Molecule: SAM riboswitch aptamer (S box leader)
Organism: uncultured Puia sp.
Parts: sequence; C1' cells; structure tokens
RNA sequence: CUUAUCAAGAAAGGCAGAGGGUAAUGGCCCUGUGAAGCCUUGACAACCUGUUCCAUAAAAAUGGAACAAGGUGCCAAAUCCAACCCGCUGAAGGCGGGACAGAUAAG
Repeated sequence: CUUAUCAAGAAAGGCAGAGGGUAAUGGCCCUGUGAAGCCUUGACAACCUGUUCCAUAAAAAUGGAACAAGGUGCCAAAUCCAACCCGCUGAAGGCGGGACAGAUAAG
C1' cells in the first nucleotide's frame, strides 16, 4: 500500500504500584476491592496453515461445513460514545448511513 473484518465471544494467579480506555478535544467510564507493564496458566475466536467431509469439476481449482494441532490475534463497556459529511424526524433530541482515524488478519 491492497483486500477482508471490527454491536458476537472469552480471566485466574504472581511481580509491580498509579494510572488506563491508540494520541489530541468533549463526554462517559474502569482503577489502591490494585491501573499500565511483565510473567505463568487458562479460555475465546476461526484470519492464515493443517486434517476430515460435502458440492461443482476430467483435473487443477473454487465454495461450504467440522475440528482446534501449528502461526497470529484477543479476553470491561459497539473500535466505550461523540467530533466531519449526508438522509429521516416541528425544535430539542433521536435514529440510520458514510468519511477520517485506528485495530487485526492475509498478501
């Protein structure tokens, strides 16, 4: 950079000791009943590899399902919400869609 996904799911212990929810802004929230970080174990998930089965097919291949062994990821709240644009809705407000930014996987 490209493509796909992001309202589902899943925590205990040890060390540590004040922050954390990507940064900034506004909110809201978590946190000495112990934040970040590190370690151990466990779980969740099914993106990639792998195994098995099914469909199409001459084959290659493609699609689907199952498993969860390997590579990642992940285990408060929708990516916590908003912000910028658009639509619907007397207003306030609300609802929906998109953009930006970000995360993860594969290339």